Model confidence (mean pLDDT): 76 of 100. TPP riboswitch aptamer (THI element) from Alkalibacillus haloalkaliphilus C5, 102 nucleotides, folded computationally. Its Rfam family is "TPP riboswitch aptamer (THI element)". Gene Ontology term of the family: thiamine pyrophosphate binding. From the family's description: Vitamin B(1) in its active form thiamin pyrophosphate (TPP) is an essential coenzyme that is synthesised by coupling of pyrimidine and thiazole moieties in bacteria.

RNA sequence: UAACAAAGCUAGGGGUGCCAUUUGAAUGGCUGAGAGGAGUAAUUCCGACCCUUUGAACCUGAUCUGGUUUACACCAGCGUAGGGAAGUGUAGUUGCUCGGAU
Numbered sequence: 001u002a003a004c005a006a007a008g009c010u011a012g013g014g015g016u017g018c019c020a021u022u023u024g025a026a027u028g029g030c031u032g033a034g035a036g037g038a039g040u041a042a043u044u045c046c047g048a049c050c051c052u053u054u055g056a057a058c059c060u061g062a063u064c065u066g067g068u069u070u071a072c073a074c075c076a077g078c079g080u081a082g083g084g085a086a087g088u089g090u091a092g093u094u095g096c097u098c099g100g101a102u
Stems, first nucleotide, its partner, number of pairs: 001095004008088003011052004017030005036046004058083003064077004
């Protein structure tokens, strides 16, 4: 000096479903990392959690296809599909260069 780059810092993205009593709301249960709280007409604020290009976090196709479930969930496919939010950088490692000693 260049590259990589755990941690850290800063910044950003995302979802919030299903079932029962009931059918407004509330309560209970299920799955999940996450299904939260407050004020509300839209929606806003706060918080948790997950993810940020090495990107199935999440969205579209999709009221998708097969299995399965009361349903969601789950498994497989679709899927080498189309989108999708990152910078900085200490320790460290490696390469290169320069200088010194032997």